[in-house]
RNA sequence: UGUAAUUCAGGCUAUGGGGUUAGCCAUAAACCGCUUUUUAAAAGCUGAUGACUCCUGAAUAUUG
Numbered sequence: 001u002g003u004a005a006u007u008c009a010g011g012c013u014a015u016g017g018g019g020u021u022a023g024c025c026a027u028a029a030a031c032c033g034c035u036u037u038u039u040a041a042a043a044g045c046u047g048a049u050g051a052c053u054c055c056u057g058a059a060u061a062u063u064g
Base pairs, nucleotide, nucleotide: 010025011024012023013022016055017054018053019052020051021050033045034044035043036042
């Protein structure tokens, strides 16, 4: 480098889906937001992303 066979190409990262990428976990784990306060409880706050981008949904403003 080529050929053939077998196996695998999984899950998760606080609200939806696609692409790229990063991290974590893998026979049970990763994971299940933040702040104040007397732990819990109660009260309050940010975000459709882990990150970038696109679509969809929601909110605000402007124009037709």

Fluoride riboswitch aptamer (crcB RNA motif) from a Bacteroidota bacterium, 64 nucleotides, folded computationally. It was read from a public genome assembly, where an Rfam model found it. The model forms 100% of the base pairs in the Rfam consensus. Model confidence (mean pLDDT): 76 of 100.